The RNA shown here (SAM riboswitch aptamer (S box leader)) has 111 nucleotides. Rfam family: SAM riboswitch aptamer (S box leader). Rfam's curators write: The SAM riboswitch is found upstream of a number of genes which code for proteins involved in methionine or cysteine biosynthesis in Gram-positive bacteria.
RNA sequence: UUCUUAUUAUGAGAGACGGAGGGAUUUGGCCCGUUGAAGUCUCAGCAACCUGCUAUUUAAACCGUGGUGCUAAUUCCAAAAGGUGGUUAUGAUUCACCUUAAAGAUAAGAA
Numbered sequence: 001u002u003c004u005u006a007u008u009a010u011g012a013g014a015g016a017c018g019g020a021g022g023g024a025u026u027u028g029g030c031c032c033g034u035u036g037a038a039g040u041c042u043c044a045g046c047a048a049c050c051u052g053c054u055a056u057u058u059a060a061a062c063c064g065u066g067g068u069g070c071u072a073a074u075u076c077c078a079a080a081a082g083g084u085g086g087u088u089a090u091g092a093u094u095c096a097c098c099u100u101a102a103a104g105a106u107a108a109g110a111a
Stems, first nucleotide, its partner, number of pairs: 001111008013043005021032003026079004044071003049067002052062001054060001075103001080100007
């Protein structure tokens, strides 16, 4: 890097350095940011994928030792397909909502 599987509405921030951007990408929206963004480091925390442990034969309980991950807003929201309701004489448009997909992220495994 690619593939497979699982999860993706919960949860959890202070300090130092730094000095203008950031919220993955594109477009649009909406936000965060000199009352200090990104990034780096330290400490703390959250979670429980792997590990550990119990039990056992395939699901589960426990723990938080170790390996990752994460700590504004649902993955900030929309984009593709389908559906429900409102609006409308009907259709279209538009508004609210639901389901699925795609893309992304993280973990584990494989190549």